[in-house]
RNA sequence: GGAGUAGACAAGGUGAUCGCUGGUGCCUCUCGGGGCACGGGAGGAAAGUCCGAGCUUCACAGGGCAGGAUGCUGGCUAACGGCCAGUCGGGGCGACCCGAAGGAAAGUGCCACAGAAAGCAAACCGCCCGGCUCUGCCGGGUAAGGGUGAAAGGGUGCGGUAAGAGCGCACCGCCUCUCCGGUGACGGAGAGGGCACGGCAAACCCCAUCCGAAGCAAGACCAGACAGGGGUCGCGCGGCCCGCGCAAUGACUCCGGGUUGGUUGCUCGAGCCCACCAGCAAUGGUGGGCCUAGAUGAAUGAUCGCCGCCGGCGGAGGGCAACCGAAGUCGGCACAGAACUCGGCUUAUCGGCUGCUCCGACG
RNA sequence: CGGGGUGUAGCGCAGUUGGUAGCGCGGGAGCUUUGGGAGCUUCAGGCCGCGAGUUCGAGUCUCGCCACCCCGA
Numbered sequence: 001g002g003a004g005u006a007g008a009c010a011a012g013g014u015g016a017u018c019g020c021u022g023g024u025g026c027c028u029c030u031c032g033g034g035g036c037a038c039g040g041g042a043g044g045a046a047a048g049u050c051c052g053a054g055c056u057u058c059a060c061a062g063g064g065c066a067g068g069a070u071g072c073u074g075g076c077u078a079a080c081g082g083c084c085a086g087u088c089g090g091g092g093c094g095a096c097c098c099g100a101a102g103g104a105a106a107g108u109g110c111c112a113c114a115g116a117a118a119g120c121a122a123a124c125c126g127c128c129c130g131g132c133u134c135u136g137c138c139g140g141g142u143a144a145g146g147g148u149g150a151a152a153g154g155g156u157g158c159g160g161u162a163a164g165a166g167c168g169c170a171c172c173g174c175c176u177c178u179c180c181g182g183u184g185a186c187g188g189a190g191a192g193g194g195c196a197c198g199g200c201a202a203a204c205c206c207c208a209u210c211c212g213a214a215g216c217a218a219g220a221c222c223a224g225a226c227a228g229g230g231g232u233c234g235c236g237c238g239g240c241c242c243g244c245g246c247a248a249u250g251a252c253u254c255c256g257g258g259u260u261g262g263u264u265g266c267u268c269g270a271g272c273c274c275a276c277c278a279g280c281a282a283u284g285g286u287g288g289g290c291c292u293a294g295a296u297g298a299a300u301g302a303u304c305g306c307c308g309c310c311g312g313c314g315g316a317g318g319g320c321a322a323c324c325g326a327a328g329u330c331g332g333c334a335c336a337g338a339a340c341u342c343g344g345c346u347u348a349u350c351g352g353c354u355g356c357u358c359c360g361a362c363g
Numbered sequence: 364c365g366g367g368g369u370g371u372a373g374c375g376c377a378g379u380u381g382g383u384a385g386c387g388c389g390g391g392a393g394c395u396u397u398g399g400g401a402g403c404u405u406c407a408g409g410c411c412g413c414g415a416g417u418u419c420g421a422g423u424c425u426c427g428c429c430a431c432c433c434c435g436a
Base pairs, nucleotide, nucleotide: 001359002358003357004356005355006354007353009351012307013306014305015304016303017302018301020041021040023038024037025036026035027034028033043335047346048345050344051343052342053341054340055215056214057213058212062242063241064240065239067211068210069209070208071207072086073085074084075083076082087101088099089098090097091096102206103205107204108203109200110199111198124146125145126142127141128140129139130138131137132136154172155171156170157169158168159167173195174193175192176191177190178189179188180187181186219264220263221262222261228255229254230253231252232251233250234246235245236244260436271290272289273288274287275286276285277284278283308333309332310331311330312329313328317324318323364435365434366433367432368431369430370429373388374387375386376385382419390406391405392404393403394402412428413427414426415425416424
């Protein structure tokens, strides 16, 4: 100097004035409310709603089919498509990064065009052998060479042969078996087999594991308003079946009418911080401390001053030069914004900070 | 806040076991007509919303974004 990785911060900071929201206390009131004081008031993604849960309702039975999701191994977790550690494959000189990574010797299907042949292989040009009516044709052998293609039935070399070929051999690859290491994915070693098994499962499918549906506009309560009428016999955990439960003063459904209020759910929770212990880690345990937004047309803001950072103009001045650059002045300071709550993922994002590591150059 | 759907030519739409993207209207040119309309012939116009991935090959399959539309007390 360049790069990798992990972490934390982030309306730039601060002061004044004027506001907004809800909490507590006090005062006041015409009982609707109003005023004063104190302290609280967005995020790392609050976002997308892509996964997983809590919570609530559907009857706090159940079973099967269909459907969906996931997919190397081990672990963590309430759970997960997440995280951690590893294996294998790929990329990088390296730190390190990336991977939807089960099964194609269960079955079915597809492989366009080109090409002789695209899936129990085949022979266009070649090469070799034989024959003939010999510039060639016919028959046979071959898969080394050429050509087509994304892909042509192991690769390289030597031997071998009429030419060739795992035909034989060596090495590499592949398959089977045995032994060793590892919880395992897998790795290592040895022996045997001339090689049988093309690709696609983000094609159907098979195997293994998991999954009921809907969502806080769920749901519960209070107050107020209105006008009932028609249809069906069933309705119920949601696509289907079995089974079960409930029900005729009933249930479901359609049309019409009324309301557009309040309370609750609502913020103390798989919560946050610190220390110690176990573990490589994710994470777990123990002890101590803390309370940290709850709005509902929806609060968390506006103006001004000073300071900081960045950029433009500007040029005092410095330098041989490239260039550096004081005063002053103008502009800017991301992405974005709670709406039942958590755990993740993904996406957006100005800027600097900290720890560790790698590469190169110089000393 | 929650749930669902759609993006292909200027406009409206097709596009299936993944294999050169089509149709109608509209536009340009020509023919026809005295001229226009209608009609006939012909031509142009598309990175299939964007970015990755699987595959030999993607409008189509998978993932992530973006825009628009609809529904829900």
The prediction has a mean pLDDT of 80. Predicted 3D model of RNase P RNA and transfer RNA as a complex of 436 nucleotides. Rfam match: Bacterial RNase P class A. Its family is annotated with dimeric ribonuclease P complex, tRNA processing and ribonuclease P activity in the Gene Ontology. The family's RNA type in Rfam is ribozyme.